[in-house]
RNA sequence: AGGUCGUUAGCUCAGCGGUAGAGCAGCGGACUCAUAAUCCGUUGGUCACGUGUUCAAAUCACGUACGACCUA
Numbered sequence: 001a002g003g004u005c006g007u008u009a010g011c012u013c014a015g016c017g018g019u020a021g022a023g024c025a026g027c028g029g030a031c032u033c034a035u036a037a038u039c040c041g042u043u044g045g046u047c048a049c050g051u052g053u054u055c056a057a058a059u060c061a062c063g064u065a066c067g068a069c070c071u072a
Base pairs, nucleotide, nucleotide: 001071002070003069004068005067006066007065010024011023012022013021018055026042027041028040029039030038048064049063050062051061052060
């Protein structure tokens, strides 16, 4: 320098054009003499950023940033 992939909740990840989700973590409660485990409820996200396409974008296109890998 060129190319491929990734970026979504505190963490690990799903979601592939039509209201953003799961597990863990956090908070409240139940159970227990108490703790853990278990069970119930619940909080939390400008979907990395910008522009464009579309009636509608996390999702498609282009650019930027950061990370991983490949080639030179």

Predicted 3D model of a 72-nucleotide RNA (transfer RNA) from Candidatus Vidania fulgoroideorum. Model confidence (mean pLDDT): 85 of 100. NCBI's taxonomy places the organism under Bacteria, Pseudomonadati, Pseudomonadota, Betaproteobacteria, Candidatus Vidania. It matches the Rfam family "tRNA". Gene Ontology term of the family: triplet codon-amino acid adaptor activity.